[in-house]
Context: one part of a larger RNA
Molecule: large-subunit ribosomal RNA, domain I
Organism: uncultured bacterium
RNA sequence: GGUGUAUGGUGGAUGCCUUGGCGUCCAGAGCCGAUGAAGGUCGUGGGAUAGCUGCGAAAAGCUUCGGGGAGCCGCUAACCAGGCUAUGAUCCGGAGAUGACCGAGAUUGGGUAACCAAGCAGGGAAACCCCUGCUGACGGCAUUGCCGUCGGGAACGCGGAGAACUGAAACAUCUAAGUACCCGCAGGAGAGGAAAGAAAACUCGACUCCCUAAGUAGCGGCGAGCGAACGGGGAUCAGCCUAAACCGGUGUAGUGCCAAGCUUGUGGGCGUUGCUUCACCGGUGUCGUGGGACCUUCAGACCCAACCACAAUAGGGUCAAGGAGUUACAAAGUGAUCGGUUAGACGAAUGGCAUGGGAAGGCCAGCCGCAGCGGGUGACAGCCCCGUAGUCGAAAACCGUGAGCCUCCUGAAGUAAUCCCGAGUAGUGCCAGACACGGGAAACCUGGUAUGAAUUCGCGGGGACCACCCCGUAAGGCUAAGUACUCCUGGACGACCGAUAGCGUAAUAGUAGCGCGAGCGAAAGGUGAAAAGUACCCCUGUUAGGGGAGUGAAAUAGUACCUGAAACCAUAUACCU
Numbered sequence: 001g002g003u004g005u006a007u008g009g010u011g012g013a014u015g016c017c018u019u020g021g022c023g024u025c026c027a028g029a030g031c032c033g034a035u036g037a038a039g040g041u042c043g044u045g046g047g048a049u050a051g052c053u054g055c056g057a058a059a060a061g062c063u064u065c066g067g068g069g070a071g072c073c074g075c076u077a078a079c080c081a082g083g084c085u086a087u088g089a090u091c092c093g094g095a096g097a098u099g100a101c102c103g104a105g106a107u108u109g110g111g112u113a114a115c116c117a118a119g120c121a122g123g124g125a126a127a128c129c130c131c132u133g134c135u136g137a138c139g140g141c142a143u144u145g146c147c148g149u150c151g152g153g154a155a156c157g158c159g160g161a162g163a164a165c166u167g168a169a170a171c172a173u174c175u176a177a178g179u180a181c182c183c184g185c186a187g188g189a190g191a192g193g194a195a196a197g198a199a200a201a202c203u204c205g206a207c208u209c210c211c212u213a214a215g216u217a218g219c220g221g222c223g224a225g226c227g228a229a230c231g232g233g234g235a236u237c238a239g240c241c242u243a244a245a246c247c248g249g250u251g252u253a254g255u256g257c258c259a260a261g262c263u264u265g266u267g268g269g270c271g272u273u274g275c276u277u278c279a280c281c282g283g284u285g286u287c288g289u290g291g292g293a294c295c296u297u298c299a300g301a302c303c304c305a306a307c308c309a310c311a312a313u314a315g316g317g318u319c320a321a322g323g324a325g326u327u328a329c330a331a332a333g334u335g336a337u338c339g340g341u342u343a344g345a346c347g348a349a350u351g352g353c354a355u356g357g358g359a360a361g362g363c364c365a366g367c368c369g370c371a372g373c374g375g376g377u378g379a380c381a382g383c384c385c386c387g388u389a390g391u392c393g394a395a396a397a398c399c400g401u402g403a404g405c406c407u408c409c410u411g412a413a414g415u416a417a418u419c420c421c422g423a424g425u426a427g428u429g430c431c432a433g434a435c436a437c438g439g440g441a442a443a444c445c446u447g448g449u450a451u452g453a454a455u456u457c458g459c460g461g462g463g464a465c466c467a468c469c470c471c472g473u474a475a476g477g478c479u480a481a482g483u484a485c486u487c488c489u490g491g492a493c494g495a496c497c498g499a500u501a502g503c504g505u506a507a508u509a510g511u512a513g514c515g516c517g518a519g520c521g522a523a524a525g526g527u528g529a530a531a532a533g534u535a536c537c538c539c540u541g542u543u544a545g546g547g548g549a550g551u552g553a554a555a556u557a558g559u560a561c562c563u564g565a566a567a568c569c570a571u572a573u574a575c576c577u
Stems, first nucleotide, its partner, number of pairs: 001576009015562001016526002020497002022494007029486002031152002039102003042056003046080002050076003062096006071084003108117003119134002137149005156187001157185004167174001171221001197204002208235005218226002239478003242422001246283006253276003260273001261270002263312006288456001290421004295414004300319005305313001321410005333405002338400005344392003350365004366383002368372001374386003427451007437463001458473005513520002533561001536548004
């Protein structure tokens, strides 16, 4: 020096564990904000006060109403001092008060966020301090002012704008893909939506979503690839309001100038109220077996009728009858009842013996069960504790349900003529986009540009185009449900993870640290049943480390703490050289 063995050190693998994650399902909730949000800054505790949590100068809290019932003054985290509490504290829940400063280019003005500087009014006061309030910009109304909006939000939605890598075994049309990214806007959903539809049979009948049709028909350097619809089966179901024609009112302008008119007839009376244009308001009206206006005929009760009297007359009103309604269809609601949410409550049944530090394991003998899910307790507990099955419970707030109140609406039939039925629209030329469809035989739909109709004997569509036939009724608007998603709340479950795993984070984690910045981004869990966390003595330069003693079942469980592998180091010993 090596090899082996033994005993240690170092190291932190492995095993076991779980406070934390991951996923699925069910249910809830689904917006917050100038009444100042989301997110922050700075403060706030009797003592030292760093971080977390809570709170806001009324600052780990205040008031009140309920629950609960003996301790309490949050956590890391002990200590001292001092308090509170059966006149019910701490704690849990409902409602309220307070709520500094920044933050919506935060709102009096400015600004390098959490700062600076003003004006007005009041009080104290004397050159400064304290308190209160300032409606800023835009839009609308119209004027002591009032109303609206702004910003944030995980994913989901609609719209605007819009790549490249890649694939095509290269690459340019094409693909990736209308994806990613960016922007705008909305909501608990959004979008879409009551046919100028789809079709081709005995036709269907808003929209949305799912299954299928079907990888079919098609499109395609007919390459790579892209890829429907009809029909069928389901989920859920809901339909409406306007424009115009016509009538009335108000206003403007024109015209008319004493006869028009005043519901009609007769008689009397009144005196600018008439007619036309335009605008607004109200009534009417809303459809494709075309509809409506206008006109004609008929029709429940009562009352009124407007210059007066009488009569007529559906012109108006009330009632009856019938129907409807708060998400569209007109709108303000009120709200009985019942159920639920936000604290909780009751809740069965076991003892002994031995072992052991400890019994829940063993043995013996019992009991409950609508409860033998689960967790804890000194080893494995139906009967020890918390619970579980089951059954109850709310002063207050909220959610759902929604009777009643209330509110609103309503006649039928007929037909020839006349009038109306959404215009720079439809269509057409050129150029694009979007349609599964790449310009194609290329319709339909949308836009740019140039032109530019018709009104039911009209107009559009049925994949060039024409005819016949069939379907529909554009150029105004609203609309629940079924659908998407999960930042968030509760519950259940897992051939999900178990600390190099599982979220980046089981811990002061988006922290420490890095970067000018956008941004990147860790490591780090385990004494013991209980701190019982080693009084006291000794070694030593030492608050280092250790030896006794003591605690404990165990200290080779001593806070560098469960187990404690290997590399590596050391000591002892056997053998080899």